[in-house]
């Protein structure tokens, strides 16, 4: 430097669920707490998924829609620690 990752070393993150707050909702925040993680840092390009205020459609039940969400579905981008084979 690249590739790779250990029962290495110091450290990092925190899934269910609880507790407060935000949102229409998915789902976010922060605290507690720990399923698991080597990028589980951080980026919706790409593909999936979720939600449907509002819009659209319908006699209606309801369907359609992302400009809303997910990075801890998958692939990409980009930053970044350690160092036994």
């Nucleotide at each position: 430097c690249a590739a790779u990752g250990a029962c290495a070393a110091g450290g990092g993150c925190a899934a269910a669920c609880c507790u407060g707050g935000c949102g229409a909702a998915a789902g976010c925040c922060a605290g507690g707490g720990a399923c698991g993680c080597a990028a589980a840092g951080c980026c919706a390009c790409c593909g999936g998924u979720c939600u449907a205020c509002g819009g659209g459609c319908a006699g209606g039940a309801g369907c359609c829609u992302a400009g809303g969400a997910c990075a801890g579905c998958g692939g990409g981008g980009u930053u970044g620690c350690c160092a036994a084979a």
A computed fold for an 85-nucleotide RNA from an uncultured Woeseiaceae bacterium, annotated as c-di-GMP-I riboswitch aptamer. The model forms 95% of the base pairs in the Rfam consensus. The prediction has a mean pLDDT of 91. It was read from a public genome assembly, where an Rfam model found it.